Predicted 3D model of a 357-nucleotide RNA (Bacterial RNase P class A) from a soil metagenome.
The sequence is in RNAcentral, with records from MGnify.
It matches the Rfam family "Bacterial RNase P class A". Gene Ontology terms of the family: tRNA processing, dimeric ribonuclease P complex and ribonuclease P activity. About the family: Ribonuclease P (RNase P) is a ubiquitous endoribonuclease, found in archaea, bacteria and eukarya as well as chloroplasts and mitochondria. The family's RNA type in Rfam is ribozyme.
The coordinates come from a structure-prediction model, not an experiment, and the mean pLDDT is 75.

[in-house]
RNA sequence: GAGAAGGCCGGGUGAUCGCCGGUCACGGCAACGUGACGGGAGGAAAGUCCGGGCUCCACAGGGCAGGGUGCUGGGUAACUCCCAGGGGGGGCAACCCCACGGACAGUGCCACAGAGAGGAGACCGCCGCCCGAAAGGGCGGUAAGGGUGAAACGGUGAGGUAAGAGCUCACCAGCGGCGUGGGUGACCACGUCGGCUCGGUAAACCCCACCUGGAGCAAGGCCGAAUAGGAGAGCAAUCGGGUGGCCCGCCCGGGCUCUCGGGUCAGGCUGCUGGAGGCGUCGAGCAAUCGGCGUCCUAGAGAAAUGAUCGCCGCUCCGCUCACGCGGAGAACAGAACCCGGCUUACAGGCCUUCUC
Numbered sequence: 001g002a003g004a005a006g007g008c009c010g011g012g013u014g015a016u017c018g019c020c021g022g023u024c025a026c027g028g029c030a031a032c033g034u035g036a037c038g039g040g041a042g043g044a045a046a047g048u049c050c051g052g053g054c055u056c057c058a059c060a061g062g063g064c065a066g067g068g069u070g071c072u073g074g075g076u077a078a079c080u081c082c083c084a085g086g087g088g089g090g091g092c093a094a095c096c097c098c099a100c101g102g103a104c105a106g107u108g109c110c111a112c113a114g115a116g117a118g119g120a121g122a123c124c125g126c127c128g129c130c131c132g133a134a135a136g137g138g139c140g141g142u143a144a145g146g147g148u149g150a151a152a153c154g155g156u157g158a159g160g161u162a163a164g165a166g167c168u169c170a171c172c173a174g175c176g177g178c179g180u181g182g183g184u185g186a187c188c189a190c191g192u193c194g195g196c197u198c199g200g201u202a203a204a205c206c207c208c209a210c211c212u213g214g215a216g217c218a219a220g221g222c223c224g225a226a227u228a229g230g231a232g233a234g235c236a237a238u239c240g241g242g243u244g245g246c247c248c249g250c251c252c253g254g255g256c257u258c259u260c261g262g263g264u265c266a267g268g269c270u271g272c273u274g275g276a277g278g279c280g281u282c283g284a285g286c287a288a289u290c291g292g293c294g295u296c297c298u299a300g301a302g303a304a305a306u307g308a309u310c311g312c313c314g315c316u317c318c319g320c321u322c323a324c325g326c327g328g329a330g331a332a333c334a335g336a337a338c339c340c341g342g343c344u345u346a347c348a349g350g351c352c353u354u355c356u357c
Stems, first nucleotide, its partner, number of pairs: 001357009011313007019040002022037006042333001046344002049342005054216004061248004066212005071085005086100001087098004101207002106205002108201003123146002125142007154172006173197002175194008220270004224265001230260006239253005277296008315330006
């Protein structure tokens, strides 16, 4: 100098004026008011793409369909996430990428070019026979050589042959069977046998294995006022409807009796924020992670507060100056809405650690 991997920050501070919660004091019957103190967006709060908690629907049940996942071992509440490893590919390397079960269960597809895209095929060529004076033509053999293509039945050499071909042989590559050894396993190494060489594609249908109920905090619970007439329980009957794909099952309604509560109003309260939580340290583990101990914690709004102005300092750029410095401009992506764990995407500028060439 060029790169690779990982982590961190995302302006600071003060004053004034506001906004949303909380605690305390004072005043007030209360609603509330005043004052003081303290708190008030993010690394992604985002996309809503996965997974879970919580709530209701039946204690979430059975079957089909549908959906998802797909090397091995581990972590976790769980995952399509994370860690470690195996295999394949890329890079000189650090390192990076992989939807990584099955293509002898079946079906489909393989653009253009090409004779032929699959138990395939013969355009040129090579060889044999026949016709012909010759040029050439016909029939057959072949798949070595040429040509097409992303891909055309393994490579090199020898034998063999009319010419050729795993047709035969040696070596190599691959595949499959068997054996031995290593590993928890994916798998790896070695030996031996078989001419077995049989194209690709499954984020195409499909097959195999495993997983999977639906809706979501506007879930759900309680209360209130006005208006209005319905709601619940039991019995009878087995008719109708719902069950966010279907069937079973389950639930609801119509009749009678009894009881008194139910719906609407984006109304009020609740759910609501202390949790699979952060940090430090010790221990187990390669690691993800787990366990012990200590310590810290304060947004909870509801159409939605977390803001504005000014001063000083810091950063970047521009201009002036020999310089100290002075003046001006700029500072991203974005913004909680029940809560967590991930993934992905956006991001001005800056810092740190390790490694490679």